Transfer RNA from a Nitrosopumilaceae archaeon, 71 nucleotides, folded computationally. The same sequence occurs in records of 3 taxa. The RNAcentral record of the sequence draws on ENA and MGnify.
RNA sequence: GCCUUCGUAGUAUAGUGGUAGUAUAGGGGACUGUGGAUCCCCGGGCGGGAGUUCGAUUCCCCCCGAAGGCC
Numbered sequence: 001g002c003c004u005u006c007g008u009a010g011u012a013u014a015g016u017g018g019u020a021g022u023a024u025a026g027g028g029g030a031c032u033g034u035g036g037a038u039c040c041c042c043g044g045g046c047g048g049g050a051g052u053u054c055g056a057u058u059c060c061c062c063c064c065g066a067a068g069g070c071c
Base pairs, nucleotide, nucleotide: 001070002069003068004067005066006065007064010024011023012022013021018054026042027041028040029039030038047063048062049061051059
């Protein structure tokens, strides 16, 4: 330098055109003699920019970053 895959909540991960979910962590409550466990609730996220589209996490392009391969 070229090619491939990937980037979603503090962490791990699903979703691949139509309002972004789950687990865990965090906060609050119930229960308990206390704590743990269990149950209920809450807040928190699509790497950046541009394009297509009525509508983009999803499709196209550029950039940034990570992993792998070729030379």
Rfam family: tRNA. Rfam's curators write: Transfer RNA (tRNA) molecules are approximately 80 nucleotides in length. By type it is a transfer RNA.